[in-house]
RNA backbone atom coordinates (compact mmCIF):
# COMPACT_ATOMS: atom_id res chain seq x y z
P N A 1 0.99 4.44 2.49
O5' N A 1 0.54 3.54 1.49
C5' N A 1 0.06 3.67 0.38
C4' N A 1 -0.66 2.18 0.00
C3' N A 1 -1.69 1.36 0.00
O3' N A 1 -3.17 2.20 0.32
C1' N A 1 0.00 0.00 0.00
P N A 2 -4.26 2.19 1.07
O5' N A 2 -4.73 1.15 1.50
C5' N A 2 -5.19 0.08 0.08
C4' N A 2 -5.61 -1.11 0.77
C3' N A 2 -6.24 -1.56 2.18
O3' N A 2 -7.57 -0.85 1.42
C1' N A 2 -4.56 -2.93 2.20
P N A 3 -8.45 -0.63 3.18
O5' N A 3 -8.69 -1.90 3.58
C5' N A 3 -9.63 -3.16 3.00
C4' N A 3 -9.63 -3.84 4.18
C3' N A 3 -9.97 -3.82 5.68
O3' N A 3 -11.48 -3.87 5.71
C1' N A 3 -7.99 -4.80 5.98
P N A 4 -12.07 -2.50 6.87
O5' N A 4 -11.89 -3.04 8.19
C5' N A 4 -12.39 -4.61 8.70
C4' N A 4 -11.58 -5.03 9.74
C3' N A 4 -12.03 -3.98 10.82
O3' N A 4 -13.26 -4.13 11.60
C1' N A 4 -9.77 -4.52 11.15
P N A 5 -14.01 -2.74 12.02
O5' N A 5 -12.90 -2.58 13.69
C5' N A 5 -12.79 -3.56 14.56
C4' N A 5 -11.81 -3.17 16.00
C3' N A 5 -11.52 -1.89 16.51
O3' N A 5 -12.93 -1.76 17.44
C1' N A 5 -10.00 -2.70 15.97
P N A 6 -13.59 -0.49 17.89
O5' N A 6 -12.36 0.66 18.47
C5' N A 6 -12.06 -0.43 19.59
C4' N A 6 -10.51 0.51 20.39
C3' N A 6 -10.81 2.08 20.44
O3' N A 6 -11.34 2.47 21.84
C1' N A 6 -8.66 1.43 19.38
P N A 7 -11.88 3.57 21.89
O5' N A 7 -11.09 4.74 22.12
C5' N A 7 -9.78 4.62 22.67
C4' N A 7 -8.66 5.78 22.53
C3' N A 7 -9.44 7.12 22.86
O3' N A 7 -8.68 8.19 23.80
C1' N A 7 -8.62 7.02 20.44
P N A 8 -9.32 8.09 25.28
O5' N A 8 -10.51 8.53 25.55
C5' N A 8 -10.76 10.39 24.98
C4' N A 8 -11.94 10.41 25.70
C3' N A 8 -11.93 10.06 27.17
O3' N A 8 -11.14 11.44 28.00
C1' N A 8 -13.87 9.80 26.94
P N A 9 -10.28 10.93 29.07
O5' N A 9 -10.74 12.11 30.33
C5' N A 9 -11.32 13.53 29.94
C4' N A 9 -10.49 13.83 31.54
C3' N A 9 -10.09 13.37 32.52
O3' N A 9 -8.67 14.22 32.96
C1' N A 9 -11.56 13.02 33.68
P N A 10 -7.41 14.65 32.63
O5' N A 10 -6.37 14.16 33.31
C5' N A 10 -4.86 13.98 32.97
C4' N A 10 -3.84 13.45 33.90
C3' N A 10 -4.68 12.15 33.93
O3' N A 10 -3.24 11.73 33.06
C1' N A 10 -4.34 12.60 35.88
P N A 11 -4.07 10.41 31.59
O5' N A 11 -3.97 9.12 32.45
C5' N A 11 -2.72 8.36 32.83
C4' N A 11 -2.91 7.23 33.42
C3' N A 11 -3.88 5.81 33.21
O3' N A 11 -3.15 5.03 32.06
C1' N A 11 -4.94 6.49 35.40
P N A 12 -4.26 4.91 30.80
O5' N A 12 -4.96 3.97 31.86
C5' N A 12 -4.11 2.61 32.15
C4' N A 12 -5.20 1.64 32.69
C3' N A 12 -6.74 1.59 32.27
O3' N A 12 -6.45 0.04 31.30
C1' N A 12 -7.39 2.37 33.83
P N A 13 -7.62 0.00 29.89
O5' N A 13 -9.05 0.24 30.45
C5' N A 13 -9.86 0.46 29.34
C4' N A 13 -11.03 0.32 30.60
C3' N A 13 -12.12 0.96 29.46
O3' N A 13 -13.08 -0.62 29.02
C1' N A 13 -12.33 1.57 31.63
P N A 14 -13.90 -0.08 27.61
O5' N A 14 -15.34 0.20 28.32
C5' N A 14 -16.01 -0.65 28.99
C4' N A 14 -17.41 -0.04 29.72
C3' N A 14 -18.35 0.37 28.55
O3' N A 14 -18.99 -0.67 28.23
C1' N A 14 -18.28 1.72 30.81
P N A 15 -19.79 -0.36 26.90
O5' N A 15 -20.61 1.33 27.04
C5' N A 15 -21.92 1.08 27.49
C4' N A 15 -22.14 2.36 27.45
C3' N A 15 -22.86 2.96 25.98
O3' N A 15 -23.47 2.47 25.68
C1' N A 15 -21.73 4.50 27.57
P N A 16 -24.06 3.17 23.76
O5' N A 16 -24.76 1.79 23.48
C5' N A 16 -24.50 0.48 23.20
C4' N A 16 -25.42 -0.31 23.51
C3' N A 16 -26.74 0.04 22.71
O3' N A 16 -27.83 -0.99 22.41
C1' N A 16 -27.81 -0.42 24.98
P N A 17 -27.53 -1.08 20.94
O5' N A 17 -28.54 -0.06 20.19
C5' N A 17 -28.36 0.23 18.57
C4' N A 17 -29.69 1.22 18.59
C3' N A 17 -29.66 2.38 19.33
O3' N A 17 -30.49 3.56 17.87
C1' N A 17 -31.95 1.41 19.56
P N A 18 -28.99 4.02 16.93
O5' N A 18 -28.69 5.38 17.54
C5' N A 18 -27.97 5.60 18.76
C4' N A 18 -28.11 6.74 19.26
C3' N A 18 -29.76 7.06 20.32
O3' N A 18 -28.83 7.91 21.26
C1' N A 18 -28.65 9.05 18.57
P N A 19 -29.45 8.10 22.73
O5' N A 19 -30.34 9.00 23.06
C5' N A 19 -29.87 10.12 23.31
C4' N A 19 -30.82 11.28 24.14
C3' N A 19 -31.86 10.61 24.65
O3' N A 19 -31.80 11.56 25.87
C1' N A 19 -32.91 11.85 22.93
P N A 20 -30.92 11.59 27.38
O5' N A 20 -31.27 13.55 27.59
C5' N A 20 -30.70 14.29 26.55
C4' N A 20 -31.45 15.43 27.34
C3' N A 20 -30.65 16.05 28.17
O3' N A 20 -30.71 17.17 28.23
C1' N A 20 -32.91 16.11 28.62
P N A 21 -29.38 17.97 27.58
O5' N A 21 -28.34 18.27 28.84
C5' N A 21 -28.57 19.34 30.00
C4' N A 21 -27.22 18.96 30.92
C3' N A 21 -26.09 17.51 30.41
O3' N A 21 -25.05 17.98 30.45
C1' N A 21 -27.82 17.37 32.23
P N A 22 -23.77 17.64 29.91
O5' N A 22 -23.03 15.80 30.26
C5' N A 22 -24.26 14.70 30.04
C4' N A 22 -23.31 13.34 30.64
C3' N A 22 -22.67 13.54 31.70
O3' N A 22 -22.83 13.30 32.62
C1' N A 22 -21.27 12.81 29.97
P N A 23 -22.84 13.43 34.26
O5' N A 23 -22.54 11.85 34.78
C5' N A 23 -21.31 11.30 35.52
C4' N A 23 -21.38 9.93 35.36
C3' N A 23 -20.17 9.41 36.00
O3' N A 23 -20.86 8.95 37.14
C1' N A 23 -20.59 8.75 33.92
P N A 24 -19.54 9.21 38.85
O5' N A 24 -19.04 7.79 38.98
C5' N A 24 -19.85 6.63 38.90
C4' N A 24 -19.30 5.14 38.64
C3' N A 24 -18.28 5.46 39.53
O3' N A 24 -18.35 5.11 40.74
C1' N A 24 -17.65 4.33 37.27
P N A 25 -17.24 5.42 42.07
O5' N A 25 -16.04 4.37 41.56
C5' N A 25 -15.98 2.62 41.76
C4' N A 25 -14.47 2.31 41.03
C3' N A 25 -13.73 3.11 42.79
O3' N A 25 -13.71 2.78 43.63
C1' N A 25 -12.83 2.83 39.30
P N A 26 -12.70 3.77 44.87
O5' N A 26 -10.84 3.75 44.46
C5' N A 26 -10.45 2.92 43.92
C4' N A 26 -8.65 3.05 43.20
C3' N A 26 -8.15 4.53 43.42
O3' N A 26 -7.29 4.52 45.33
C1' N A 26 -8.38 4.47 41.24
P N A 27 -7.35 5.85 45.65
O5' N A 27 -6.09 6.56 45.49
C5' N A 27 -5.29 6.64 44.54
C4' N A 27 -5.01 7.73 43.34
C3' N A 27 -4.78 8.91 44.56
O3' N A 27 -3.73 9.44 45.20
C1' N A 27 -5.82 8.66 42.03
P N A 28 -4.49 10.49 46.50
O5' N A 28 -4.48 11.51 46.29
C5' N A 28 -3.45 12.76 45.18
C4' N A 28 -3.85 13.30 44.91
C3' N A 28 -5.07 14.10 45.74
O3' N A 28 -3.62 15.01 46.85
C1' N A 28 -6.15 14.25 44.54
P N A 29 -4.23 15.33 48.22
O5' N A 29 -4.77 16.83 48.44
C5' N A 29 -4.79 18.02 47.95
C4' N A 29 -6.31 18.84 47.77
C3' N A 29 -6.52 18.65 48.98
O3' N A 29 -6.31 19.67 49.99
C1' N A 29 -8.39 18.08 47.44
P N A 30 -6.26 19.40 51.73
O5' N A 30 -7.72 19.74 52.44
C5' N A 30 -8.49 20.61 52.28
C4' N A 30 -9.90 20.62 52.23
C3' N A 30 -10.31 19.89 53.70
O3' N A 30 -10.31 20.76 54.47
C1' N A 30 -11.55 18.93 51.76
P N A 31 -10.00 20.34 56.14
O5' N A 31 -11.64 19.35 56.30
C5' N A 31 -12.38 20.23 56.19
C4' N A 31 -13.81 19.32 56.97
C3' N A 31 -14.08 18.59 57.65
O3' N A 31 -14.44 18.93 58.97
C1' N A 31 -14.97 17.38 55.96
P N A 32 -13.59 18.58 60.57
O5' N A 32 -14.52 17.04 60.39
C5' N A 32 -15.67 17.18 60.48
C4' N A 32 -16.50 15.91 60.91
C3' N A 32 -16.05 14.63 61.85
O3' N A 32 -16.44 14.91 63.11
C1' N A 32 -16.18 13.36 59.27
P N A 33 -14.94 14.62 64.47
O5' N A 33 -14.71 12.67 64.26
C5' N A 33 -16.14 12.14 63.86
C4' N A 33 -15.31 11.03 63.62
C3' N A 33 -14.21 10.30 64.90
O3' N A 33 -14.08 9.64 65.99
C1' N A 33 -13.52 9.40 62.39
P N A 34 -13.41 10.17 66.96
O5' N A 34 -11.93 9.95 66.88
C5' N A 34 -11.55 8.53 66.98
C4' N A 34 -10.20 8.06 66.66
C3' N A 34 -9.47 9.12 67.67
O3' N A 34 -8.90 8.52 68.55
C1' N A 34 -8.39 8.88 65.13
P N A 35 -8.94 9.43 70.00
O5' N A 35 -7.80 10.61 69.49
C5' N A 35 -7.50 12.07 70.37
C4' N A 35 -5.97 12.01 70.04
C3' N A 35 -5.69 12.05 68.46
O3' N A 35 -5.80 13.20 68.49
C1' N A 35 -3.97 10.93 70.05
P N A 36 -6.22 13.35 66.60
O5' N A 36 -4.76 12.71 65.67
C5' N A 36 -3.86 13.71 65.87
C4' N A 36 -2.46 12.86 64.86
C3' N A 36 -2.74 12.30 63.59
O3' N A 36 -2.72 12.62 62.74
C1' N A 36 -1.85 10.90 65.40
P N A 37 -3.73 12.82 61.28
O5' N A 37 -2.75 12.07 60.44
C5' N A 37 -1.80 11.62 59.74
C4' N A 37 -1.25 9.76 59.97
C3' N A 37 -1.96 9.17 58.79
O3' N A 37 -1.63 9.16 57.43
C1' N A 37 -1.33 8.08 60.90
P N A 38 -2.81 9.36 56.52
O5' N A 38 -3.38 7.62 56.85
C5' N A 38 -2.88 6.67 56.02
C4' N A 38 -2.97 5.22 56.60
C3' N A 38 -4.44 5.12 56.11
O3' N A 38 -4.77 4.78 54.76
C1' N A 38 -3.87 4.39 58.01
P N A 39 -5.99 5.27 53.68
O5' N A 39 -6.49 3.77 54.48
C5' N A 39 -6.82 2.54 54.58
C4' N A 39 -7.59 1.80 55.11
C3' N A 39 -9.41 2.47 54.60
O3' N A 39 -9.21 1.23 54.07
C1' N A 39 -8.74 2.56 57.56
P N A 40 -10.57 2.17 53.06
O5' N A 40 -11.82 2.45 53.98
C5' N A 40 -13.00 1.30 53.87
C4' N A 40 -13.68 1.58 55.34
C3' N A 40 -14.71 2.31 54.72
O3' N A 40 -15.52 2.12 53.60
C1' N A 40 -14.18 3.65 56.35
P N A 41 -16.50 3.63 52.62
O5' N A 41 -17.03 4.11 53.16
C5' N A 41 -18.12 4.18 53.90
C4' N A 41 -18.62 5.56 54.56
C3' N A 41 -19.02 6.42 53.18
O3' N A 41 -20.40 6.55 53.33
C1' N A 41 -17.67 7.77 55.04
P N A 42 -20.16 7.10 51.37
O5' N A 42 -20.37 8.25 51.36
C5' N A 42 -21.52 8.95 51.94
C4' N A 42 -21.37 10.33 52.31
C3' N A 42 -21.00 11.63 51.51
O3' N A 42 -21.98 11.94 50.51
C1' N A 42 -19.27 11.98 53.40
P N A 43 -21.66 12.00 48.72
O5' N A 43 -20.86 13.35 48.52
C5' N A 43 -21.72 14.39 48.89
C4' N A 43 -20.94 15.22 48.93
C3' N A 43 -20.38 16.01 47.70
O3' N A 43 -20.96 16.66 46.87
C1' N A 43 -18.70 16.07 49.10
P N A 44 -20.59 17.08 45.96
O5' N A 44 -19.87 17.39 45.49
C5' N A 44 -19.65 19.30 45.92
C4' N A 44 -18.44 19.50 45.27
C3' N A 44 -17.42 19.81 44.68
O3' N A 44 -17.93 21.00 43.47
C1' N A 44 -15.95 18.91 46.28
P N A 45 -17.87 20.60 42.02
O5' N A 45 -16.22 20.93 41.46
C5' N A 45 -15.93 21.46 41.45
C4' N A 45 -14.14 22.05 41.51
C3' N A 45 -13.96 21.23 40.20
O3' N A 45 -13.84 22.15 39.18
C1' N A 45 -12.59 20.11 42.02
P N A 46 -14.29 22.29 37.62
O5' N A 46 -12.78 20.92 37.21
C5' N A 46 -11.76 21.16 36.84
C4' N A 46 -10.80 19.62 37.14
C3' N A 46 -11.26 19.50 35.33
O3' N A 46 -10.87 20.24 34.00
C1' N A 46 -11.08 17.85 36.89
P N A 47 -12.05 20.49 33.02
O5' N A 47 -12.20 18.88 33.11
C5' N A 47 -11.34 17.94 32.05
C4' N A 47 -11.55 16.86 30.57
C3' N A 47 -11.72 18.18 29.39
O3' N A 47 -11.41 17.86 28.49
C1' N A 47 -13.78 16.44 29.89
P N A 48 -10.63 18.78 27.74
O5' N A 48 -11.43 19.47 26.19
C5' N A 48 -12.01 18.35 25.12
C4' N A 48 -13.00 18.93 24.85
C3' N A 48 -13.61 18.75 23.33
O3' N A 48 -14.80 18.07 23.35
C1' N A 48 -12.79 20.38 23.09
P N A 49 -16.20 17.31 23.14
O5' N A 49 -14.93 16.16 23.73
C5' N A 49 -13.69 15.59 23.55
C4' N A 49 -13.65 14.33 23.48
C3' N A 49 -13.98 13.08 22.64
O3' N A 49 -13.14 11.70 22.45
C1' N A 49 -15.38 12.56 24.03
P N A 50 -12.86 11.25 20.85
O5' N A 50 -11.27 12.08 20.74
C5' N A 50 -10.13 12.29 21.76
C4' N A 50 -9.20 12.77 21.18
C3' N A 50 -9.28 14.51 20.09
O3' N A 50 -9.43 15.06 20.30
C1' N A 50 -8.19 12.10 19.00
P N A 51 -10.69 16.22 19.59
O5' N A 51 -10.05 17.21 18.30
C5' N A 51 -8.93 18.04 18.56
C4' N A 51 -9.08 17.98 16.72
C3' N A 51 -9.73 18.34 16.18
O3' N A 51 -9.91 20.00 16.19
C1' N A 51 -8.70 16.64 14.89
P N A 52 -11.29 20.59 16.30
O5' N A 52 -11.35 20.10 14.17
C5' N A 52 -10.38 20.84 13.65
C4' N A 52 -11.06 20.52 12.07
C3' N A 52 -12.49 20.95 12.06
O3' N A 52 -12.96 22.65 11.95
C1' N A 52 -11.91 18.70 11.21
P N A 53 -14.38 22.55 11.48
O5' N A 53 -14.98 22.02 10.32
C5' N A 53 -16.09 21.92 10.13
C4' N A 53 -16.38 21.25 8.88
C3' N A 53 -17.89 20.56 8.38
O3' N A 53 -18.99 21.55 7.72
C1' N A 53 -16.39 18.74 8.08
P N A 54 -20.02 21.37 8.60
O5' N A 54 -20.65 20.46 8.02
C5' N A 54 -20.64 20.12 6.39
C4' N A 54 -21.38 18.17 6.53
C3' N A 54 -22.46 18.49 6.62
O3' N A 54 -23.47 18.85 5.67
C1' N A 54 -21.14 16.51 7.40
P N A 55 -24.83 19.21 6.12
O5' N A 55 -25.74 17.93 7.10
C5' N A 55 -25.74 16.87 5.67
C4' N A 55 -26.34 15.38 6.43
C3' N A 55 -27.85 15.65 7.15
O3' N A 55 -28.70 16.12 6.61
C1' N A 55 -26.17 14.27 8.45
P N A 56 -29.71 17.27 7.12
O5' N A 56 -30.43 16.77 8.07
C5' N A 56 -31.02 15.86 8.82
C4' N A 56 -31.33 15.10 10.33
C3' N A 56 -31.86 16.14 11.00
O3' N A 56 -33.31 16.62 11.15
C1' N A 56 -30.66 15.24 11.83
P N A 57 -33.60 18.22 10.82
O5' N A 57 -33.45 18.27 12.82
C5' N A 57 -34.23 20.00 12.16
C4' N A 57 -34.17 20.52 13.67
C3' N A 57 -32.79 19.71 14.75
O3' N A 57 -31.84 20.22 14.69
C1' N A 57 -34.84 19.42 15.50
P N A 58 -29.95 19.62 14.28
O5' N A 58 -30.22 19.09 16.06
C5' N A 58 -30.18 20.02 17.04
C4' N A 58 -30.14 18.67 17.97
C3' N A 58 -29.15 17.46 18.24
O3' N A 58 -27.54 18.29 18.38
C1' N A 58 -30.85 16.57 18.29
P N A 59 -26.01 17.84 17.75
O5' N A 59 -26.14 15.69 17.99
C5' N A 59 -25.75 15.52 19.33
C4' N A 59 -24.98 14.09 19.80
C3' N A 59 -23.39 14.79 19.21
O3' N A 59 -22.52 14.39 19.76
C1' N A 59 -23.88 13.02 17.39
P N A 60 -22.27 14.33 21.55
O5' N A 60 -20.82 13.31 21.64
C5' N A 60 -19.92 13.90 21.17
C4' N A 60 -18.73 11.89 21.26
C3' N A 60 -19.87 10.66 20.14
O3' N A 60 -18.88 11.18 19.18
C1' N A 60 -19.87 10.11 22.77
P N A 61 -20.50 11.16 17.72
O5' N A 61 -20.84 9.41 17.79
C5' N A 61 -20.05 8.22 18.19
C4' N A 61 -20.79 6.94 18.31
C3' N A 61 -21.86 6.80 17.31
O3' N A 61 -21.86 5.58 16.89
C1' N A 61 -22.93 7.03 19.60
P N A 62 -21.11 4.75 15.97
O5' N A 62 -22.07 5.69 14.66
C5' N A 62 -23.28 4.68 13.83
C4' N A 62 -23.76 5.39 12.52
C3' N A 62 -22.33 5.83 11.56
O3' N A 62 -22.48 4.82 11.22
C1' N A 62 -24.24 7.45 12.12
P N A 63 -20.47 4.74 10.33
O5' N A 63 -20.74 5.69 9.06
C5' N A 63 -21.64 6.03 8.10
C4' N A 63 -21.37 7.01 7.38
C3' N A 63 -20.05 7.41 6.76
O3' N A 63 -19.64 6.75 5.90
C1' N A 63 -20.84 9.24 7.52
P N A 64 -18.09 6.12 6.06
O5' N A 64 -17.14 7.60 5.58
C5' N A 64 -17.27 8.34 4.21
C4' N A 64 -16.60 9.01 3.85
C3' N A 64 -14.81 9.03 4.48
O3' N A 64 -14.58 8.94 3.58
C1' N A 64 -16.24 11.48 5.30
P N A 65 -12.99 8.26 4.03
O5' N A 65 -12.04 9.50 4.22
C5' N A 65 -11.49 10.47 2.87
C4' N A 65 -11.30 11.61 3.45
C3' N A 65 -9.82 11.65 4.53
O3' N A 65 -8.73 11.09 3.72
C1' N A 65 -11.64 12.93 5.30
P N A 66 -7.69 10.30 4.17
O5' N A 66 -6.67 10.87 5.42
C5' N A 66 -6.15 11.87 5.12
C4' N A 66 -5.50 13.44 6.42
C3' N A 66 -4.69 12.15 6.98
O3' N A 66 -3.62 12.33 6.88
C1' N A 66 -6.83 12.78 8.41
P N A 67 -2.70 11.22 7.60
O5' N A 67 -2.69 11.40 8.91
C5' N A 67 -1.84 12.49 9.47
C4' N A 67 -2.22 12.58 11.19
C3' N A 67 -1.59 11.06 11.57
O3' N A 67 0.25 11.44 12.00
C1' N A 67 -3.60 12.25 12.98
P N A 68 0.93 9.98 11.77
O5' N A 68 0.32 9.26 13.36
C5' N A 68 0.86 10.16 14.69
C4' N A 68 0.30 9.53 15.76
C3' N A 68 0.58 7.93 16.04
O3' N A 68 2.37 7.63 16.38
C1' N A 68 -1.84 8.72 16.35
P N A 69 2.60 6.07 16.14
O5' N A 69 1.35 5.16 16.86
C5' N A 69 1.53 5.33 18.09
C4' N A 69 0.26 4.01 18.86
C3' N A 69 0.53 2.56 18.62
O3' N A 69 2.14 2.31 19.04
C1' N A 69 -1.36 3.39 18.95
P N A 70 2.40 1.03 17.84
O5' N A 70 1.27 -0.11 17.89
C5' N A 70 0.94 -0.85 18.83
C4' N A 70 -0.12 -2.06 19.19
C3' N A 70 0.07 -2.86 18.07
O3' N A 70 0.85 -4.13 18.40
C1' N A 70 -1.90 -1.70 18.00
P N A 71 1.49 -4.64 17.21
O5' N A 71 0.62 -5.35 16.58
C5' N A 71 -0.23 -6.81 17.23
C4' N A 71 -1.53 -7.27 16.77
C3' N A 71 -0.55 -7.88 15.31
O3' N A 71 -0.41 -9.15 15.51
C1' N A 71 -3.08 -6.70 15.32
P N A 72 0.50 -9.76 14.52
O5' N A 72 -0.23 -9.95 12.75
C5' N A 72 -1.18 -10.84 13.00
C4' N A 72 -2.23 -10.90 11.64
C3' N A 72 -1.62 -10.32 10.23
O3' N A 72 -1.18 -12.03 9.61
C1' N A 72 -2.87 -9.33 10.34
P N A 73 0.19 -12.29 8.99
O5' N A 73 -1.00 -11.85 7.50
C5' N A 73 -1.36 -12.43 6.97
C4' N A 73 -2.25 -11.79 5.54
C3' N A 73 -0.97 -11.62 4.68
O3' N A 73 -0.71 -12.21 3.37
C1' N A 73 -2.20 -9.05 4.89
P N A 74 0.65 -12.95 3.25
O5' N A 74 1.08 -11.23 2.20
C5' N A 74 0.26 -11.22 0.87
C4' N A 74 0.82 -10.16 0.27
C3' N A 74 2.60 -10.16 -0.21
O3' N A 74 2.38 -10.57 -1.39
C1' N A 74 0.79 -8.09 0.73
RNA sequence: GGUCGGUUAGCUCAGUUGGCUAGAGCAUUCGCUUGACGUGCGAAGGGUCGCAGGUUCGAGUCCUGCACCGACCA
A computed fold for a 74-nucleotide RNA from a Candidatus Woesebacteria bacterium, annotated as transfer RNA. It matches the Rfam family "tRNA". Rfam classes the family as a transfer RNA. Lineage of the source: Bacteria > Bacteria candidate phyla > Candidatus Woeseibacteriota. It was read from a public genome assembly.